[in-house]
This is a predicted structure of a 75-nucleotide RNA (transfer RNA) from a Candidatus Micrarchaeota archaeon.

RNA sequence: GGGCCCGUAGCUUAGUCUGGUUGGAGCGUUCGACUGAUAAUCGAAAGGUCGGGAGUUCAAAUCUCCCCGGGCCCA
Repeated sequence: GGGCCCGUAGCUUAGUCUGGUUGGAGCGUUCGACUGAUAAUCGAAAGGUCGGGAGUUCAAAUCUCCCCGGGCCCA
């Protein structure tokens, strides 16, 4: 230098192929119930610029382009 893949909550991830209800789940965190107290269990809540920007579209996590970060292959 060329090609391919990945990036979604604090962590692990579903959803992308085929654009369409409010982006869900587990763990963790906080609060509550239970207990003499804790653990376990149960209930609830907070937490997401979907890596960044631009474009297409009535509508973008999803399609297109550029950039950033990571990985693999070729040279």
Source information
Its Rfam family is "tRNA". Rfam describes the family as follows. Transfer RNA (tRNA) molecules are approximately 80 nucleotides in length.